[in-house]
The prediction has a mean pLDDT of 81. The part of an RNA shown here (large-subunit ribosomal RNA, half A) has 1662 nucleotides and comes from a Candidatus Krumholzibacteriia bacterium. The full RNA is in RNAcentral, with records from ENA. The organism belongs to Candidatus Krumholzibacteriia, within Bacteria.
Context: one part of a larger RNA
RNA sequence: GAUACAUGGUGGAUGCCUGGGCAUCUGAAGGCGAAGAAGGACGUGGCAAGCUGCGAAAAGCUUCGGGUAGACGCAAGCAGUCCAAGAUCCGAAGAUAUCCGAAUGGGGCAACCCCUCCCUUUCGAGGGAGACCCAGCAAUGGGGGCGAACCCGGGGAACUGAAACAUCUAAGUACCCGGAGGAAGAGAAAACAACCGUGAUUCCCUAAGUAGUGGCGAGCGAACAGGGAAGAGCCCAAACCGGAGUUGUCAAGGCAGCUCCGGGGUAGUAGGACCACAAUAAAUGCGGACCAGGGAAGGCGAAGACCGUUGGAAAGCGGCACCAGAGGAGGUGAUAGUCCUGUAGACGUAACCGAGUCCAAGUUAGUGGGAUCCUGAGUAGGGCGGGGCCGGAGAAACCCUGUCUGAAUCUGGCGGCACCAUCCGCCAAGGCUAAAUACUCUCAGAUGACCGAUAGUGAACAAGUACCGUGAGGGAAAGGUGAAAAGCACCCUGCAUAAGGGAGUGAAAGAGUACCUGAAACCAUGUAUCUACAAACAGUGGGAGGUCCCUACGGGGAUUGACCGCGUGCCUUUUGCAUAAUGAGCCUACGAGUUGCACCUCAGUAGCAAGGUUAAUCUGUUAAGCAGAGGAGCCGCAGCGAAAGCGAGUCUGAAUAGGGCGAUCAGUUACUGGGGGCAGACGCGAAACCUGGUGAUCUACCCAUGGGCAGGUUGAAGUGUUGGUAAAACAACAUGGAGGACCGAACCAGUAUACGUUGAAAAGUGUUUGGAUGACCUGUGGGUAGGGGUGAAAGGCCAAUCAAACUGGGAAAUAGCUCGUACUCCCCGAAAUGUUUUUAGGAACAGCCUCGGGCGAUGUUUACCGGAGGUAGAGCUACUGAUAGGGCUAGGGGGAGUCACAUCCUACCAACCCCUGAUAAACUCCGAAUGCCGGUAAAUUAGUCCGGGAGUGAGGGCUUGGGUGCUAAGGUCCGAGUCCGAGAGGGAAACAACCCAGACCAUCAGCUAAGGUCCCCAAAUGUAUGCUAAGUUGAACUAACGAGGUUUGAGCGCUAAGACAGCUAGGAUGUUGGCUUGGAAGCAGCCACUCAUUUAAAGAGUGCGUAACAGCUCACUAGUCGAGUGCUUGAGCGUGGAUAAUAAUCGGGCAUCAAGCAUACUACCGAAGCUAUGGAUUUCUGCCUUGAGCAGAAGUGGUAGGGGAGCAUUCCAUGGAUGUAGAAGUCGGGCUGCGAGGCCUGGUGGAGUGCAUGGAAAAGCAAAUGUAGGCAUAAGUAACGACAAAACGGGUGAGAAACCCGUUCACCGAAAAACUAAGGUUUCCUAUUCAAUGCUAAUCAGAAUAGGGUUAGUCGGGACCUAAGAUCAACCCGAAAGGGGUAGUCGAUGGCAAAUCGGUUAAUAUUCCGAUACUUUGAUGUGUUUCGAUGGGGCGACGCAGCAGUGAAACCACCGCGUAGAUACGGACUUCUACGUUAAAGGAGGUAGGUAUAGGACCUGUAGGCAAAUCCGCAGGUCUUGCCGAAACUGACAGUACCGCAAGGCUACGGCCGAGCGGAAAGUGUGGGUAAAGGCUGCCAAGAAAAACCUCUAAGGCUAGGCACAUCGAACCCGUACCGUAAACCGACACAGGUAGUUGGGGUGAGAAUCCUAAGGUGCUC
Repeated sequence: GAUACAUGGUGGAUGCCUGGGCAUCUGAAGGCGAAGAAGGACGUGGCAAGCUGCGAAAAGCUUCGGGUAGACGCAAGCAGUCCAAGAUCCGAAGAUAUCCGAAUGGGGCAACCCCUCCCUUUCGAGGGAGACCCAGCAAUGGGGGCGAACCCGGGGAACUGAAACAUCUAAGUACCCGGAGGAAGAGAAAACAACCGUGAUUCCCUAAGUAGUGGCGAGCGAACAGGGAAGAGCCCAAACCGGAGUUGUCAAGGCAGCUCCGGGGUAGUAGGACCACAAUAAAUGCGGACCAGGGAAGGCGAAGACCGUUGGAAAGCGGCACCAGAGGAGGUGAUAGUCCUGUAGACGUAACCGAGUCCAAGUUAGUGGGAUCCUGAGUAGGGCGGGGCCGGAGAAACCCUGUCUGAAUCUGGCGGCACCAUCCGCCAAGGCUAAAUACUCUCAGAUGACCGAUAGUGAACAAGUACCGUGAGGGAAAGGUGAAAAGCACCCUGCAUAAGGGAGUGAAAGAGUACCUGAAACCAUGUAUCUACAAACAGUGGGAGGUCCCUACGGGGAUUGACCGCGUGCCUUUUGCAUAAUGAGCCUACGAGUUGCACCUCAGUAGCAAGGUUAAUCUGUUAAGCAGAGGAGCCGCAGCGAAAGCGAGUCUGAAUAGGGCGAUCAGUUACUGGGGGCAGACGCGAAACCUGGUGAUCUACCCAUGGGCAGGUUGAAGUGUUGGUAAAACAACAUGGAGGACCGAACCAGUAUACGUUGAAAAGUGUUUGGAUGACCUGUGGGUAGGGGUGAAAGGCCAAUCAAACUGGGAAAUAGCUCGUACUCCCCGAAAUGUUUUUAGGAACAGCCUCGGGCGAUGUUUACCGGAGGUAGAGCUACUGAUAGGGCUAGGGGGAGUCACAUCCUACCAACCCCUGAUAAACUCCGAAUGCCGGUAAAUUAGUCCGGGAGUGAGGGCUUGGGUGCUAAGGUCCGAGUCCGAGAGGGAAACAACCCAGACCAUCAGCUAAGGUCCCCAAAUGUAUGCUAAGUUGAACUAACGAGGUUUGAGCGCUAAGACAGCUAGGAUGUUGGCUUGGAAGCAGCCACUCAUUUAAAGAGUGCGUAACAGCUCACUAGUCGAGUGCUUGAGCGUGGAUAAUAAUCGGGCAUCAAGCAUACUACCGAAGCUAUGGAUUUCUGCCUUGAGCAGAAGUGGUAGGGGAGCAUUCCAUGGAUGUAGAAGUCGGGCUGCGAGGCCUGGUGGAGUGCAUGGAAAAGCAAAUGUAGGCAUAAGUAACGACAAAACGGGUGAGAAACCCGUUCACCGAAAAACUAAGGUUUCCUAUUCAAUGCUAAUCAGAAUAGGGUUAGUCGGGACCUAAGAUCAACCCGAAAGGGGUAGUCGAUGGCAAAUCGGUUAAUAUUCCGAUACUUUGAUGUGUUUCGAUGGGGCGACGCAGCAGUGAAACCACCGCGUAGAUACGGACUUCUACGUUAAAGGAGGUAGGUAUAGGACCUGUAGGCAAAUCCGCAGGUCUUGCCGAAACUGACAGUACCGCAAGGCUACGGCCGAGCGGAAAGUGUGGGUAAAGGCUGCCAAGAAAAACCUCUAAGGCUAGGCACAUCGAACCCGUACCGUAAACCGACACAGGUAGUUGGGGUGAGAAUCCUAAGGUGCUC
């Protein structure tokens, strides 16, 4: 380390439970709000954080009713109260009801700030009123906002579907907006209908998926009629009459017009007015009274305190009783009719509702006449453009109307689907109207084959909470002790209130609050066995040994498992996966073909049957069910035809013909199942589109108002002087100080590079770099918004998101795509092909599979017989085409022929013909095999048709016939076959397809196939004969070509007349053959009949060689030797050719008369094949089918897929069981079924649960980069966040590297110091504590708990002002919402009255205290006086750059002075060191100085300043010096600072505090230096507003008011702690980042650079 077992931990599944949900039904209610809602903020309790309740009268107050013993909410406790004089509690009616919110006096950053008027007042304060719009003369009334769905109206998408898309669809849907009600809307015919009739509207069923419409595509889709629910009808305008007002006119009597009011009147067979006549009965009914009844809290309500038994407990079990209009339900220590609450039943009542009765305002209604009058006008209708209807412009009626037009008047008008006629129906252009219908934020009740804590609401619990986001918005997790807290007194270990052990409680503590049960992953401990020469899907088959148990001693069982054989997971997707192709870390829970529909179709079952069946609805009844009525309607019973139509026929047709379709009859309803359609339709998944909102705290640009830029350098224009010129020009030198100038910090940026890359950081750090007076940087406030903004332009930026933000919705968009899709067994079993396809990875039809039914030998094979055919082959003098050589020879070319002709030649081209050779997929005189068709026979078991359901339509290898390609491919495309696919087993080392062979199961039986038999490794070291020497064999893998490798043939030579090879010798002569040549002599070349001679033989020469000769050889010959030798050509096995990274491969070892190769033979091995034995199952046949019972036969590989039979889970019904003597669950063991599973038993557990038969489903998980939780792994690994740094001593403490103190050391020091704005919001201070937080520890803390802390007339903000901008009376625009916008009102980043020093706290101070000041305002007093504004004027009031000067204060340096000190060794005391040498606001004064083109006073005139003005302006005149402004002075007395002494107290022992006492000593030196203020110069881009303040007048006032002084008063609200370059802000963190402004010492230095350092602060939490 592994396996097994045991015991634990962790974890929270499972089971059981439910206080919470979900769904449906019934009834009620259907609103709340200016009398202040909904919703909130803040308060409220003795102690009080959350929820609940309530509101300053605050877990409550009053009255009435109910009710009865305890009560003070959840929610305990302490303290304290109330209650039989009736509390708490329940119901009803009241009171109170802070602030915000429509929010309404004004404002505003909701819960805050600021006003005006009136009343009261104890002078502290209290109460009331004050928005806008509409109506109204007014008094006054109404509106506004909120709320779930339903409803009406104004606007109105897109995804999607159409397999694309535009008309169309989605859909008038989503959404936005306006408005109303308990319902809304519609509604009493200018309607339908069809020659019959109906009689407002609405809703249901049906008609009907019909008529229609429609790129006639996808789709959309009525109406009439019929059956039901409900049921209800009315009123105006007008004519006419009357009245009032007004206008006109008049002959003054009237008349007419208009307006208003009253009467009258309301219809289509026309009605009414008008005229004439007649009439008081009936119907309806606002409202009121009475009243049955309903109606809150509530009350009555039967029967066992029974006996025994088990138990902790009885309600269980056993026994004996009782009640029942009550045996619904819940509770009680387990399961209760009779214990409790209740239940059935009957009872009670306030407000309120109220059928009914009575009274009753009011309303309605007759007949006739037919002269006259009335009967809805910019209307009906029409044109153009749209829209609505089933109707998409169509032949298009009807309705609505943006626009242009435009009637009739009852002898009239409209409609009946273009239009016209006839006929019929109706009366528009005014209005009201219940019920039947829709919905449920809410209340009450009931029910559930609904859920039971990953379920059910998001939410069973402090849930719309925590948390995330700027915001809109998003959005969790989390239930259970026990019957009862009886919640562990006490003791021990321990630092401990951690944890544990005892003790005790309890039935149980292994129920201990981390609490029921307590699974798995995961982590341990113990015991047994194994394991340190052995590699691998981890198992399986065999198996020695060990340990334990049982034993009948034979053995059996459990566990471990040395060693050996075989053996590359699962899923998905694929032609094909161990694949190095996908997915999964592991476990647990959850997780995917469902549901609806008068839809279609098929099968099964049931009912009825030429018929079958109801729908809505109604009635009865029930706890729910259900039963009956209902025949509208539908399907069928008859078809044919385009139709009229006819009809067992009909259509076509001239036809009586022919032909097409029909006629011989079975349907229909319901249920169940298969499939389809429409719906999200098996689940999860887009990129996107549209719609309404939310965002410019990031960033882009813009607007307003503020701020910032050390220091150094250069030296433009201009000017001056000089020179120069006639004058200019020009030059030099000065001066001057320009610049998108230069160098360089802050600041801004981000060039290069390194680091970083699970970072310190979701963009940084180090070094380096660019800009740094400008198109610069920056703060605060504001503006622009999504097809939009902004953009010095990169498609950049718009909150870590941008070629169209974010967020909610349409929405479950769509996805021909990917992934996933869950229990078992049995039967059959594919396809990867054809045609077509905006089609190619998808589909439709066909093919192939399955299931049911019909037919009944039709299928297949073999043999034989009979056929058609034109392939392979073959052939071509048999065609067509192609074709080599030769011959013959037309024709042609060329040449010759003196020209022409004739003729001749021709190794040129070449037809026919002949000979030889030879070709073809698109040649055939021929022509098979196989296949195909038919017949007969045999064998065998198929075949086909109809109907339901599919899948497949990516194929692949091999063999073979071909095409293509290179007669390349593991290539590609066809045909035939086969296998894989979907096929296991044996062989080929391994290896889908190759060889053998088709696996129902079992067996330690046998025989074989392919292939094998030396060892690995089962079987021959078999037999016989050869071959190979290359380890060839023995990888792929071999070739051309090469070779005296070797074996074995054939043919032809030579050879005892002596071959071949070797050795010895010869190899000659004419002649140097001739020619050629410089030469050529056998041997450069040419010629040749290449001769001849001598010879045994010897070429006019085989090779080497020479300039040429020479020379050496060969052929040839002789000798020697003594038997074979040579050439050519086959065959077998070998050899070279022969190159890849591992010795590295024949599978390995290895093998040589093989263990190689070849031939022959024998034996054996060898598979899931065959056989044997036993068993299972399917189909068929047979048997008594009595039983799925027996027998026989044939089957039983299997993916997609079809069919069949079952198991399990949850719930329901019925029946019958079981359980505290122990259910479910859970952990083990045993038995059993082919299997899914089932049964029994032991432990745990502590209350429910099985079984049978039916039924209903949220009904079975290993995978979806699945969801949630838990736990592993990496791993005790990386890391512990700037490398500025620590060390020691002491203290505290259980414990100290880190806490406290001290001594050293180190770091920052234009900060790492100090102040302050924003932001944060208690982090501040103190005490206690150390679980968690702190990257370690902690005694410490920005942590936890508790207590404490922020003091203002003057600081900041408000009660003042205005900018950008916002909001906006008026006004303008717009479907609505809304947009713009003047006055006004808000709005600081700007303007505007006033305070300083010192002291003090643990924590505050310009706030408290002390001292010294100032401002505004009120009253009073005195004096004086033209006061007075929302108007006029002034002032307020403004740029940038540069220059020079004055000049504080701070600060620094130096010197002087005062005090104190001066140290071991050496020197020094006229020296050195330390500290001090000081002081505000204000007052007063107006000096130094600045300013002079400046300032002021007065007078006169004045037409401008919207009126006025004495003011301002303008013009003129006279006079004058003002204005700003330091320092010095004062403040200033101080018993203070500071120094010294010091009682006493405290202490973290370092020190701190300190009453009291004593003491003012010393400079107003020199130098440096600059802020504010002021001045000057230059430049062009020409540089806020308003209030306050001063002044002037107007209206008006004149005992008011103003001004001055004095005295006495008044001075409100908010902020104020702490951090603030950071551990407290923004960055998820105690994060190397970011964050505006002010001060910013010394040495060096130009400097705020750099280095060092002071004050001060730190050493960066391992």